About this RNA
The prediction has a mean pLDDT of 86. Large-subunit ribosomal RNA, domain II from a Candidatus Sumerlaeota bacterium, 686 nucleotides, folded computationally. It matches the Rfam family "Bacterial large subunit ribosomal RNA".
Context: one part of a larger RNA
């Protein structure tokens, strides 16, 4: 992992509540117990008790009323009548209460054959090294001390087997082994190792202390019991079809992944247009915008108290100021907590019209939900970040399939009852992959832009516009001129148009020519420009706006930023047009089911409408085992198994062959140990 079997909403209660059915009804009903009988039971007796028939008050109590109260006031709760018993079902309560699951807590016991410590009694430690005290001899001393030699054999001494340990490393890791093996390493006369017997026990022991160890278990052993502890948590919860169909919000919560009440769903009964939409009329309101009249903030100016500086000055006073500057004034801005103003939409009421919807409202039974998500718009937080976070309004997903967006819950289109080898469309598409235009018309783009981005940059290119100059000849090019006072003055070593400074930068000749546009020189020179004439003969230059493009443009394996191929008067972009394709949308035909209406022959027909769906509510069925009643089949072959092209909307049901070898169906009825794929489910097998 697979196969088979087992495996989860039960049962009890004179409990509560609601619905259905049944009995009786101002009443309903018996319980224990008893009698009888055809004795798992039935019939009868039994009225104790319970519920109802009257309530109100804390109570005394009063009573269709009563309580409060001074009240004959007002108000609260009542009165104008329907219940009760049984059965079945939905839900609740108490019980283990749908099933499995803790870690744990308590009680009584069992353990020191493992291991920790201790007690008693035994055992063990190859070999080698070192050489303490003491002793003896010699030296030495007044005597000691002390020195030398020998002897001696001490030590939690040294090296190192057994033995004990377990340092490093490699291997092992479904191991040879639930802790090992190899190499290496520490101790090895000691606080040493070890045999046997014995002692200490669970909040207890033992511990050279690691919360270590106490039988492969230890921050409280193990076994049995309390025990089905509890689990607001996780997992699992078994046949089918039909109808409707949520929520992820509010308030409160030792509350936040739980719950209560409300909201939203469903079912039953009741009301009967009350719903919703549009229009009209009337209303409440301070948002968007705007504004500056208030409250504040801000900029420029004018004016002026006051202040600072300067002058003057004994004081006081005065003069002055390119300083600061309240208020007032002019101009101009800003504001969620500013408003002289002020929409749109939304909201409330009434009226009219439309709407008949799985609309609305009331009462009651049953829920689930109370982690939401993304998108658009209005906002708060954040950084005018986040697939961020918190609100509001709408939509989607959630619980929604289908078509489009290459792929892609949330975007676009569109809401799947079933069948159909029919048709029309939506979004989006129509060169090929790939269904449909290599469609029509007019432009644009040259960048493969299209097929990723900004500030910013540019004689890219198309269009629109304003202005300059121009046949009295512009613009470009070419030819010629571009002079004189003068090297202007100053400055400077020099400064001559051209380092720098100054100047209303002048005058002359002229067609024109700056006290000079740039290059250049040390300074001159030289080249050039402005300006003028000529040649030429038609546009030229400046600026603004719009369309499309260009640069800006760097990322990690490989092109990889159109889905691909590929595409350039397009298969790109813009505008206009015609056609086509395209979905489970819509239509056609046929079927099913639910609801409403109508008809009748009361289970059928007709018409119209509905039928995506998680949690969940409601309805109808299939199948299994057994009971009762009825009725059948079977050795001429039951159940079971297996194969088969049959029937039913499904759960499922027939029939036939083979197998099998003794029981088994069908109709009605009742009862349940009643349906398996998932629970790291349980047992067995592979």
């Nucleotide at each position: 992992u697979c196969c088979g079997g087992c495996g989860a909403c039960u049962u009890a209660c004179u409990c509560c509540u609601c619905a259905g059915c049944a009995g009786c009804g101002a009443g309903g009903u018996u319980a224990a117990g008893g009698a009888c009988c055809u004795c798992u039971g039935g019939u009868c007796c039994g009225g104790a008790g319970c519920c109802g028939c009257a309530g109100c008050g804390a109570a005394a109590g009063c009573g269709a009323g009563u309580c409060u109260g001074a009240a004959c006031a007002g108000g609260g709760c009542g009165a104008a009548c329907a219940g009760u018993u049984g059965c079945u079902g939905g839900g609740g309560g108490u019980a283990g209460a749908c099933c499995c699951g803790a870690a744990g807590c308590g009680a009584g016991g069992u353990g020191a054959u493992c291991u920790a410590g201790c007690c008693a009694u035994g055992g063990c430690c190859a070999g080698g090294c070192u050489g303490a005290a003491g002793u003896c001899g010699g030296g030495g001393u007044u005597a000691c001390a002390c020195c030398c030699g020998a002897u001696g054999g001490a030590g939690g001494g040294c090296c190192g087997a057994a033995c004990c340990a377990g340092u490093g490393u490699a291997c092992c890791u479904u191991a040879a082994a639930a802790a090992g093996u190899g190499c290496u390493u520490g101790g090895a006369u000691g606080a040493g190792c070890u045999g046997u017997g014995g002692c200490u026990a669970g909040g207890g022991g033992u511990g050279a202390a690691a919360g270590g160890c106490c039988a492969a278990u230890c921050a409280a052993a193990c076994c049995u019991c309390g025990u089905g502890a509890u689990a607001g948590c996780u997992g699992g919860u078994u046949c089918u079809c039909c109808u409707c169909g949520a929520a992820a919000u509010g308030u409160u919560u030792u509350g936040a992944g739980g719950a209560a009440c409300a909201g939203c769903c469903u079912c039953a009964g009741g009301c009967g247009u009350u719903u919703c939409g549009u229009c009209g009329u009337g209303g409440a309101g301070g948002u968007a915008g705007a504004g500056c009249a208030c409250u504040g903030c801000g900029u420029g100016g004018a004016c002026u108290a006051g202040g600072g500086g300067g002058c003057c000055c004994a004081c006081a006073a005065g003069c002055u100021u390119a300083c600061c500057g309240a208020a007032c004034c002019c101009a101009u801005g800003c504001a969620a907590a500013c408003u002289c103003c002020g929409a749109a939409u939304g909201c409330c009421a009434c009226g009219a019209c439309g709407u008949c919807a799985g609309a609305g409202c009331c009462u009651g039974g049953g829920a689930g939900u109370g982690a939401g998500u993304c998108c658009a718009c209005g906002g708060g937080g954040g950084a005018u970040a986040a697939g961020c976070u918190c609100c509001g309004u709408g939509g989607u997903c959630g619980a929604g399939a289908g078509g489009g967006a290459a792929a892609c819950a949330a975007c676009c289109c569109a809401g799947a009852u079933c069948g159909u080898c029919g048709g029309c469309u939506a979004a989006g598409g129509c060169c090929c992959c790939c269904a449909a235009g290599u469609c029509u018309g007019u432009g644009c783009u040259a960048a493969g832009u299209g097929c990723a981005u900004a500030a910013g940059g540019a004689g890219g290119u198309g269009g629109a516009g304003u202005c300059u100059c121009g046949a009295a000849g512009a613009c470009a090019a070419c030819c010629a001129g571009g002079a004189g006072g003068u090297u202007g003055g100053c400055u400077u070593a020099g400064a001559a148009g051209c380092a720098g400074c100054c100047a209303u930068u002048c005058c002359u000749u002229g067609a024109a020519a700056g006290a000079g546009u740039g290059c250049g020189u040390a300074a001159c020179a030289g080249c050039u420009c402005a300006c003028u004439g000529g040649u030429c003969g038609a546009g030229u230059g400046a600026c603004u706006c719009c369309g499309c493009g260009c640069c800006g443009a760097a990322a990690a394996u490989g092109a990889g930023a159109c889905g691909g191929g590929a595409c350039u008067g397009a298969a790109g972009c813009a505008c206009a047009g015609c056609g086509c394709c395209g979905a489970a949308g819509c239509c056609g035909c046929g079927g099913g089911u639910c609801g409403a209406u109508g008809g009748c022959u009361u289970g059928c027909c007709a018409u119209c409408g509905g039928c995506g769906g998680u949690a969940g509510a409601g309805g109808a069925g299939c199948g299994c085992u057994c009971u009762g009643c009825g009725u059948g089949c079977a050795u001429u072959g039951a159940a079971g198994g297996u194969c088969g092209a049959c029937c039913g909307a499904a759960a499922g049901g027939a029939c036939g062959g083979c197998u099998g070898g003794a029981g088994c169906g069908c109709g009605c009825u009742g009862a349940g140990g009643c349906g398996a794929g998932u629970a790291u489910g349980c047992c067995g097998g592979a």